[in-house]
RNA sequence: GCAGUCGGCCGGGCGGCCGCGGCUUGCAGGACUCCAGCGGCGAGACUGGAGACACCUCGCAGGCUGAGGAAGGUCCGGGCUCCACAGGGCAGGACGCUGGGUAACUCCCAGGCCGGGCGACCGGCGGAAAGUGCAACAGAAAGCAAACCGCCUGUAAAGGUAAGGGUGAAACGGUGCGGUAAGAGCGCACCAGUGCCGGAGGCGACUCCGGCGGCUAGGCAAACCCCGUCCGGAGCAAGACCAACAGGGGCUAUGGAGUGGCCCGCUCCCAAACCCCGGGUAGGUCGCAUGAGGCCGGCAGUAAUGUCGGUCCCAGAUGGAUGGCCGCCCCCCGUCGGGCGCCUAGAUGCUCGACGGCGGACAGAACCCGGCCUACAGGCCGACUGCAAUC
Repeated sequence: GCAGUCGGCCGGGCGGCCGCGGCUUGCAGGACUCCAGCGGCGAGACUGGAGACACCUCGCAGGCUGAGGAAGGUCCGGGCUCCACAGGGCAGGACGCUGGGUAACUCCCAGGCCGGGCGACCGGCGGAAAGUGCAACAGAAAGCAAACCGCCUGUAAAGGUAAGGGUGAAACGGUGCGGUAAGAGCGCACCAGUGCCGGAGGCGACUCCGGCGGCUAGGCAAACCCCGUCCGGAGCAAGACCAACAGGGGCUAUGGAGUGGCCCGCUCCCAAACCCCGGGUAGGUCGCAUGAGGCCGGCAGUAAUGUCGGUCCCAGAUGGAUGGCCGCCCCCCGUCGGGCGCCUAGAUGCUCGACGGCGGACAGAACCCGGCCUACAGGCCGACUGCAAUC
């Protein structure tokens, strides 16, 4: 210098004008408060006067504050709420090497084995030796094997043979010697695998060593299934309160409801519950912003993470705010022009200026967190690998 691998981070800045949501301060006003009147069964948004403690804003002015790394997909996990603060069984579902982390996980960290890459590194993971099942096309044959060609025996019929050919994604260990009619773990030696036994190391997955048995056992479990672990259901339209509304009927403890897979269990219920018919509301307040919270530092740990101390308060809409225009700057792309640098070589580079560009992405909270996945113009930083040359 070129080509790559992994991890982390940013994702336009400043100013002016206009506009929007939330909170707050002041003023003003009110259908707010008090008194009197009118009216009256009661209500009163009616009339007049006063007020500023509380309430409201269909008002004005000022101040503070206002999206993301994914707010997204809603795919996992949890908090929270209601139903037994959730129990037993069946059914169903998810997950699956080992150890650790966590509120929890299908996530993360570390390790093991297998596969890929020259390498940094990347990807995968229970059982196919319990049973059932499946495999297009091709091929003779796709799994208690099988004979199309070939080889051998035989006149032939027929039989033997998995060594050789051919098909396929996949064809029942490999090499050699023996053996045989020809062959074959049929026998033997070595190699590979596998099961069992023993020993050593490791918490463990697993690894290494030795022995025995010719045992040679194909793939698929995102097919059924087996083994192990986990999972109650519904969701902020949860749930609570206020406002509004018109009633009628049914049911009764060997019953009804909560309970939305089923059974049991549990809880509640002689009426203001529950169910059916009919009618009405589509409004307001809370939940709802202090949280497994952010930042900085110390300590423990290989790490994920935990713990301690300090510090900060950081959106809250409900047709749904967080935006628009202009100017300057920054970055990117293209064209043109100028300047500079470099080596053994090849290729490349750096910088300045002018002009142009509806060039600056992906996308937007909605109960809240932890993850995963997906989208993303452009840019920055760190660690590492390979190649070539030079010192």